[in-house]
Predicted 3D model of a 76-nucleotide RNA (transfer RNA) from an Alphaproteobacteria bacterium. Rfam family: tRNA. By type it is a transfer RNA. Lineage of the source: Bacteria > Pseudomonadati > Pseudomonadota > Alphaproteobacteria.
RNA sequence: GGGCGCGUAGCUCAGCUGGUAGAGCACUCGACUUUUAAUCGAGCGGUCCGCGGUUCGAAACCGCGCGCGCCUACCA
Repeated sequence: GGGCGCGUAGCUCAGCUGGUAGAGCACUCGACUUUUAAUCGAGCGGUCCGCGGUUCGAAACCGCGCGCGCCUACCA
C1' cells in the first nucleotide's frame, strides 16, 4: 500500500424487511435481613464513531473519513 471484519448505555452485547433504541451486568433508591451478601421491585444511564448523500422517514442503505482487529504485498 491492498483486502476483509468490527464500532450501539459505564462494561459485554442484541436490534428482523428502513417505521417509538433494547437486554444482562454495573450504578442509585426502596423492600427483605441484626448487618453485609443474595433475592425482589423501581429508577438512572445514548453524539447508535464523524461528516455528507438517498428517502416521507436511516443505528440499518450509499460515499468519504477516523479508530480497532485480522489477512496479505513491498522495503529492510